[in-house]
Context: one part of a larger RNA
Molecule: small-subunit ribosomal RNA, central domain
Organism: metagenome
RNA sequence: UUGGGCGUAAAGUGUGCGUAGGCGCCUCGACAAGUCGUAUCUUAAAGACCAAGGCUUAACCUUGGGAAUCGAUACGAUACUGCCGAGGUUGAGGAUUGUUAGGGAUGUCGGAACAGCUAGUGUAGCAGUGAAAUGCGUUGAUAUUAGCUGGAACACCAAAGGCGAAGGCAGACAUCUGGAAUUUUCCUGACGCUGAGGCACGAAAGCUAGGGUAGCGAAACAGAUUAGAUACCUGUGUAGUCCUAGCCGUAAACGAUGUCCGCUAGCUCUGUGUAUUUUUUAUACGGGGUGUAAGCUAACGCGUUAAGCGGACCGCCUGGGGAGUACGGCCGCAAGGCUAAAACUC
Numbered sequence: 001u002u003g004g005g006c007g008u009a010a011a012g013u014g015u016g017c018g019u020a021g022g023c024g025c026c027u028c029g030a031c032a033a034g035u036c037g038u039a040u041c042u043u044a045a046a047g048a049c050c051a052a053g054g055c056u057u058a059a060c061c062u063u064g065g066g067a068a069u070c071g072a073u074a075c076g077a078u079a080c081u082g083c084c085g086a087g088g089u090u091g092a093g094g095a096u097u098g099u100u101a102g103g104g105a106u107g108u109c110g111g112a113a114c115a116g117c118u119a120g121u122g123u124a125g126c127a128g129u130g131a132a133a134u135g136c137g138u139u140g141a142u143a144u145u146a147g148c149u150g151g152a153a154c155a156c157c158a159a160a161g162g163c164g165a166a167g168g169c170a171g172a173c174a175u176c177u178g179g180a181a182u183u184u185u186c187c188u189g190a191c192g193c194u195g196a197g198g199c200a201c202g203a204a205a206g207c208u209a210g211g212g213u214a215g216c217g218a219a220a221c222a223g224a225u226u227a228g229a230u231a232c233c234u235g236u237g238u239a240g241u242c243c244u245a246g247c248c249g250u251a252a253a254c255g256a257u258g259u260c261c262g263c264u265a266g267c268u269c270u271g272u273g274u275a276u277u278u279u280u281u282a283u284a285c286g287g288g289g290u291g292u293a294a295g296c297u298a299a300c301g302c303g304u305u306a307a308g309c310g311g312a313c314c315g316c317c318u319g320g321g322g323a324g325u326a327c328g329g330c331c332g333c334a335a336g337g338c339u340a341a342a343a344c345u346c
Stems, first nucleotide, its partner, number of pairs: 004317003007300002012314001014201004021194003025088005031082001033081002035077007049065006091191001092188004098182003103177007110154001114150008125136002162169002206247006215241002220236004258313006266290010295302002319346003328339004
């Protein structure tokens, strides 16, 4: 390489949009490029295969025959692919009517808790732990009452729930805005699927500049524990956590399961409709679950949200370590990221 694979053994890019490319609905007509058939030419000789012959045989040699692939020309076939033309609506999309939901951004407001400050009451403890100590407190703490200020997060509702491509998103209201589901009536007419490169988004931590800082809290300091204790426990506490603008581009970015399409028993919850119009039940489409038939799997398990049966396209794997490292290149302010070996060794 052929092949075999990718939930857990090595292996699905973190996610989307999309260029090239690959693949692509139904009907009719034309062409005949791919495709198929026939004939001819060509495909040197030797070798290989078959037959006959010559050396005593064999190896070896001689003669004859046939086969095979590419290619060219001519004539024909037209199902499939292609190309051209015409039509269609089920794929896809657009407009329109009602309903549904923590999708995103900006602004305003709210209550509880917490901390600080001011004032009142009040007096000797408080805090903390396995036990303590460091710490706070007679300059009046802890507790309690009233007021003010501040930052961050939004109890209950709350769920097997909802939305989003993923990351993720939750107090309330207003404005702007994206997509989806279902439903009514129409329109376009294959406009589609995937997607190497590319572009965009992308938790937390980290970085740059400027703000902000209640609580928590890497680092640091102190008290304990201990043989030691650079820890676990305790008291403080700086970056950070928050906001604005910009960078970084990684995660067990997980469903460890790429995207799209078709087919293969159910049950249950939920959104929107239809029928029965009153409950209930049935049913269509969409979403969330459970757990089974068939089937699959090494097993665990999966099972209409497939890991079943098929198709299209992309990504990736090929023994362990060395190593997701070195070198080189690209990106980054840096931290580092992406791409990615070999020697050697078992």